Context: one part of a larger RNA
Order: sequence, then structure tokens, then C1' cells
RNA sequence: CUGGGCGUAAAGGGUCUGUAGGCGGUGCGGCAAGUCGGAAGUGAAAUCGCAGGGCUUAACUCUGCGGCUGCUUCCGAAACUGCCGUGCUCGAGUGUGAGAUAGGCGAGUGGAAUUGCAGGUGUAGCGGUGAAAUGCGUAGAUAUCUGCAGGAACAUCCGAGGCGAAAGCGGCUCGCUGGAUCACAACUGACGCUGAGAGACGAAAGCUAGGGGAGCAAACAGGAUUAGAUACCCUGGUAGUCCUAGCCCUAAACGACCAGGACUUGGCGUGGCCCCUGUACGGGGGUCGUGCCGUAGCUAACGCGUUAAGUCCUGCGCCUGGGGAGUACGGUCGCAAGGCUGAAACUC
Repeated sequence: CUGGGCGUAAAGGGUCUGUAGGCGGUGCGGCAAGUCGGAAGUGAAAUCGCAGGGCUUAACUCUGCGGCUGCUUCCGAAACUGCCGUGCUCGAGUGUGAGAUAGGCGAGUGGAAUUGCAGGUGUAGCGGUGAAAUGCGUAGAUAUCUGCAGGAACAUCCGAGGCGAAAGCGGCUCGCUGGAUCACAACUGACGCUGAGAGACGAAAGCUAGGGGAGCAAACAGGAUUAGAUACCCUGGUAGUCCUAGCCCUAAACGACCAGGACUUGGCGUGGCCCCUGUACGGGGGUCGUGCCGUAGCUAACGCGUUAAGUCCUGCGCCUGGGGAGUACGGUCGCAAGGCUGAAACUC
């Protein structure tokens, strides 16, 4: 190089943008680099194949023929790839109009609840558990009413519903802003796909600085339980959880299913937009999304099944027995924690 794979057996990069590279719709004309045909030169000898000869045979060796799959030059072909030129509109994009949406950022604002504080009523308990105790309470708690303060989260609506590349996004209002979809078919005319490096984003926890701190709560303390109980249960409780700025860059970052394109019986839901019919209000169609069940087919099975794990194409990533080990060493990034890259001996 060739080969087989990646939902669950080892294996899809957390996600996106995009550089190099790889790949790339359709018509016509041209060129002839790839490609194909022909010719010439070269392709030393030995080796190799075939035929024959020489040592008694063989190995070995000699002769002849072939071959040496290659390279160079010339002539020719023009379907395919490529290149040049010129078109096309279905890929891709633009425009105009429309509605949908927890998409993002900022500012403002609302009510319920928890907690605390002040005041009123009121009196002996409250709280908690399997049962208790620690704890709180006659310095008046719990309960109840009024007021105030502060922080965090937004019940019902809420839907197997929607939006976002993923992470993720849910009270309300305003401002700024991204994407998708539908209708029209006016415009551009292949402008496309993928993407090694690279860049950006990236839950939670954690880190730095400054704020904030109601509730919850690692650590910690106490009470229980227990043979013990560094736990599970209970009473407390600090980091943290929240905000601003900057780091960290991991995850069962999961659909454990890379991205894009084409093709391949159906049925039943659901969200957005559009059209027709019709109008109790339903029915039918188009398209984009999102679910369930299933045909063919696929699969080791489970299952997947037009949102494929079916049938194919293009590009990237990754796997190659278990342990050692995501360790060591080196490099690089980080304030640190640590991340990324990533072995071997040995052993089964």
C1' cells in the first nucleotide's frame, strides 16, 4: 500500500466558523496535462519464463527466443478528468413581503414564597424522627395579623410544545441583535460540500479580584443509629451557589448515532408558514421542523426503518485483545487545580 470497522462489542472529534488540501451541477467551442492507440529509441550482463544442448542425473552451465510490467521522443484520438473561453438555472445565494419563536445581550419592572427586623394579639410549648435527642422558647418562641428589609428563583400557563451549532434558553415590559421558515420567482450565475492546522463558543465544579449573601449547602460541629458509623436520618453551618471583570476547557458534553448530497412502500400524532374548499366548524393540498408505529432492506442480536443503523457518493475524525494507563517521560497551555498530546517494560 492493500483489508475490516466506529448506536450498545475497541472506535464520531463537545460544537461551530474557516486556511491549506480533497471533492464538485449543466450546454457549446477550444487545448491536449491526465487518459487511450500506434511508431521509434532505450530498458547492460547476470537473474526470470520457454525451447534445445553439455557434465551418467540433478544442482550447475551454454545457446536461442521471449520478457524486463519502465522511461524518452514523435504521430494520432478527444468520450471521461483537467485547463481556457462562452452560456444556462435545478445547487448555493440575493431581493420583496409575511407570520412564528424560553435564540443572544442590556436596562427596567411584578407578584407568590422563604428568611430576618419592628410592632399588635396570645401562652407553653415549638421543631424534628422509625423513635428520639441535639436545637429554639417565660429575656415570651411556635401560631396569627400589620409594616419594613434583602437575596434568589419565576408555580399555574407548560405541551413526547418551541428556539439555538453545541453548551444551553422559561414572570412581565422596552431597546439592540442573530438564525430559521413560508410566499413570490424579480436578481447573481456553481459563487458549492467537507475541512489537517487555526480561531471562536463551550454545563457543573474550581481559580483570581471586587461586590452580594434570603434559601440551599461540600467542609466542619453537635444529636441520633450502630459492634463501629470519619455515612445514610436530625439540628446547625462556612466556602460555594448570585453579580461584575478575567481565567479554567472538562462531562454518561448522549441520539453513547460526524458533516453534506442523492435515491427508496406506508399509517397515526404534533409545531410554524402558505393555498384550496368551506364555514357548526371541519375537510383537502404544499413545505419546513418534531414524535410514535411499522414495509422492503439492514443488523450478532437488541433494534434501525424517508429525521436510517436501508442503497450510494464526497470530505474529515477515530479503532486494531485485557491490564499496566489516559499512567510515565518529553513538549505545550494554565495563577493553581489540572488540561491537551501520549508510550514502554512487565503481565494475562
Predicted 3D model of a 348-nucleotide part of an RNA (small-subunit ribosomal RNA, central domain) from an uncultured bacterium. Rfam family: Bacterial small subunit ribosomal RNA. Model confidence (mean pLDDT): 89 of 100.